[in-house]
Context: one part of a larger RNA
RNA sequence: UGACGGGGGCCCGCACAAGCGGUGGAGCAUGUGGUUUAAUUCGAUGCAACGCGAAGAACCUUACCUACCCUUGACAUUGACAGAAUCCACUAGAGAUAGAGGAGUGCCUUCGGGCCUGGAAAACAGGUGCUGCAUGGCUGUCGUCAGCUCGUGUCGUGAGAUGUUGGGUUAAGUCCCGCAACGAGCGCAACCCUUGUCCUUAGUUGCCAUCAUUUAGUUGGGCACUCUAGGGAGACUGCCGGUGACAAACCGGAGGCAGGUGGGGACGACGUCAAGGCAUCAUGGCCCUUACGACCUGGGCUACACACGUGCUACAAUGGUCGGUACAGAGGGUUGCCAACCCGCGAGGGGGAGCUAAUCUCACAAAGCUGGUCGUAGUCCGGAUUGCAGUCUGCAACUCGACUGCAUGAAGUCGGAAUCGCUAGUAAUCGCAGAUCAGAAUGCUGCGGUGAAUACGUUCCCGGGCCUUGUACA
Numbered sequence: 001u002g003a004c005g006g007g008g009g010c011c012c013g014c015a016c017a018a019g020c021g022g023u024g025g026a027g028c029a030u031g032u033g034g035u036u037u038a039a040u041u042c043g044a045u046g047c048a049a050c051g052c053g054a055a056g057a058a059c060c061u062u063a064c065c066u067a068c069c070c071u072u073g074a075c076a077u078u079g080a081c082a083g084a085a086u087c088c089a090c091u092a093g094a095g096a097u098a099g100a101g102g103a104g105u106g107c108c109u110u111c112g113g114g115c116c117u118g119g120a121a122a123a124c125a126g127g128u129g130c131u132g133c134a135u136g137g138c139u140g141u142c143g144u145c146a147g148c149u150c151g152u153g154u155c156g157u158g159a160g161a162u163g164u165u166g167g168g169u170u171a172a173g174u175c176c177c178g179c180a181a182c183g184a185g186c187g188c189a190a191c192c193c194u195u196g197u198c199c200u201u202a203g204u205u206g207c208c209a210u211c212a213u214u215u216a217g218u219u220g221g222g223c224a225c226u227c228u229a230g231g232g233a234g235a236c237u238g239c240c241g242g243u244g245a246c247a248a249a250c251c252g253g254a255g256g257c258a259g260g261u262g263g264g265g266a267c268g269a270c271g272u273c274a275a276g277g278c279a280u281c282a283u284g285g286c287c288c289u290u291a292c293g294a295c296c297u298g299g300g301c302u303a304c305a306c307a308c309g310u311g312c313u314a315c316a317a318u319g320g321u322c323g324g325u326a327c328a329g330a331g332g333g334u335u336g337c338c339a340a341c342c343c344g345c346g347a348g349g350g351g352g353a354g355c356u357a358a359u360c361u362c363a364c365a366a367a368g369c370u371g372g373u374c375g376u377a378g379u380c381c382g383g384a385u386u387g388c389a390g391u392c393u394g395c396a397a398c399u400c401g402a403c404u405g406c407a408u409g410a411a412g413u414c415g416g417a418a419u420c421g422c423u424a425g426u427a428a429u430c431g432c433a434g435a436u437c438a439g440a441a442u443g444c445u446g447c448g449g450u451g452a453a454u455a456c457g458u459u460c461c462c463g464g465g466c467c468u469u470g471u472a473c474a
Base pairs, nucleotide, nucleotide: 001474002473003471004470005469007468008467009466010465011464012463013462015458016457019422020421021420022419023418026313027312028311029310030309031308032307033306034304035303042053043052064299065298070293073124077123078122081118082117083116086103087102088101090099091098092097106115107114108113126288127287129286130285131284135282136281138276139275140273142271147186148185149184150183151182152181153162154161155160166177167176168175192265193264194263195262197233198232199231200230201229202228203227206223207222208221211220212219236259239253240252241251242250243249315415319374320373321372322371323370324369325368331362332361333360336355337354341350342349343348381412386407387406388405389404390403391402392401428450429449430448431447432446433445434444
């Protein structure tokens, strides 16, 4: 100087407390461990691994296993030599591949050649093989915590100290005052995006107050309003009162759409964990080279005495079910979204209009409101499981897809010890969309609808910041 203390002081955080809803019990989905297996590819492992890499494993993906099979190679450059490329179709085979046949004789040109295909020999290719403890770039975490440092000066023999400590204050090393310090840098804040109010510009595909018209903003008309998207205004403790040290600031108030950082996002200092990843990529070293490379068939990654994590659905009446009826936002769409209409109980099929989309379409939002029914029961709760019959995607749904109809109707009556999230348009609850994607979400990322309770307080638990103290630790 740090680190540590079941030392002290001050302070903060959904850290506790006060509340609301969960997990832990059930069934299922998904990930992991374990076990099994020819293989169940690999990685991630306290917080910070475990719906994680994977924004989507039937083949492919795919890295694993089995069988078959190739050796200048599936891919790249050089390349003597040869040839149009290409298309059609046959036989054997699981296919890769092997054999044989037909059509076709090219395009550009500076006439050297080039484009494309085959190809001897050799240089070389190739490796998701190892090392993240050799690395780059990237990321997590402490933590959006308020800290981390430097120059000069001063003090100290020196390591170092001071500044950065102190008194106040702040979300903040934020600001003020003081001070052997004076300044500065990286952080904080602001500048950026979005949302909340107003003005202005512009009115089509958007809107409709007034006037006509109509089944319908449909048409004429209009751009006032909504909205869209450009520009601007607005918030600064600016004003008033009080407290304070005449300061910084705090408390209350006015005006205001908004008030003291208005809400949300992006943004992550010096560093820590030899944290994560050589399997995104790049890359040093090592290793393989008729194989640890390549092609292909089938299988596996989907196994299942069990254990754990994360979720979904429930256990019901604030509910289930059957009718009627209302209101979003944000997105996607030409290999696509697919309307009207018809068929089917339905998944879906037929059909073909429109749309490169403020125009057409996905697309009926659901909870809600309203009327009926059920009457506390393993039920008209719950839906697992299983049987049969189907639909769709796709060469192909057996291993191993999703969905539909009929039948079946399991566990489950609110969950032990323990444990998680959340402070406001939040929790809870309700649906909608998107990425990935042929198909395949209860996951993920967004979007809106309805919309709470509680916070006395900081003694205690956890994490963190500053000062101080002890130490046989570095």
Molecule: small-subunit ribosomal RNA, 3' major domain
Organism: uncultured prokaryote